[in-house]
RNA sequence: CCACGACAAAAGCAAACUCGCCGCGAGGCGAGGACGCAAAUCCAUGGGUCUGUUUCAGAUCGCCAGGCUACCGAA
Numbered sequence: 001c002c003a004c005g006a007c008a009a010a011a012g013c014a015a016a017c018u019c020g021c022c023g024c025g026a027g028g029c030g031a032g033g034a035c036g037c038a039a040a041u042c043c044a045u046g047g048g049u050c051u052g053u054u055u056c057a058g059a060u061c062g063c064c065a066g067g068c069u070a071c072c073g074a075a
Stems, first nucleotide, its partner, number of pairs: 004073002012037002017032006035062001042067002045065003048060005
């Protein structure tokens, strides 16, 4: 450095649900809250699923795959 992922250590994220706000909607943001997560950081590139004002536009990366980046250092 790459790969890898511990009954290690220090951090981190935050499902469902509730409240408020935004949106036609899927859903998003903030607060509370934790089901879980070795990338549950980020990217809509491919696929899947979902929404609508349905030849199109949008949502979902905590659905799968891929790309880029990152803490630690046992086997």